Notes
Transfer RNA from Gemmobacter caeni, 74 nucleotides, folded computationally. NCBI's taxonomy places the organism under Bacteria, Alphaproteobacteria, Rhodobacterales, Paracoccaceae, Gemmobacter. Its Rfam family is "tRNA". Rfam classes the family as a transfer RNA. Its family is annotated with triplet codon-amino acid adaptor activity in the Gene Ontology. RNAcentral holds the sequence, with entries from ENA. The coordinates come from a structure-prediction model, not an experiment, and the mean pLDDT is 82.

[in-house]
Parts: sequence; C1' cells; structure tokens
RNA sequence: GGGCCUGUAGCUUAGCGGUCCAAAGCCGCCCGCUCAUAACGGGUAGAGCGCAGGUUCGAAUCCUGCCGGGCCUA
Repeated sequence: GGGCCUGUAGCUUAGCGGUCCAAAGCCGCCCGCUCAUAACGGGUAGAGCGCAGGUUCGAAUCCUGCCGGGCCUA
C1' cells in the first nucleotide's frame, strides 16, 4: 500500500429499518437478611448508539467519507 472484520451504559454483550420511553449480565447506589462481612433476596441510577454526511415517511440498523481497534496479505 491492498483486502476483510469491528466501534451500543464504567465493563461484557443483545438489538440486523417502525409496536413511546435502546435490553440483559456484571459493577455502583439503597433496602432486607446477619453479631458482622461475604453470599443470597428485593429495589434503583446510568448510554441515543465513534464522528460527519447521504438514502428513507422513518436509521443503532442501509450507503459514503473520516477516526479508533483487530486480522490477513505484499
């Protein structure tokens, strides 16, 4: 240089064009239980989806460019 994959809460992931608010686990916070801690049980907060455009009535989801990460290749 060329090709491919990938980027969603603090972390790991789901979501693959539309049912209003983006879902789950872990972590955090509150409560219960305990002499106490852990474990366990209940509750709760937190992201508009890497950035910028485009297509569409409608985009996290499709297309383009850029940025970051990974793999292959010369």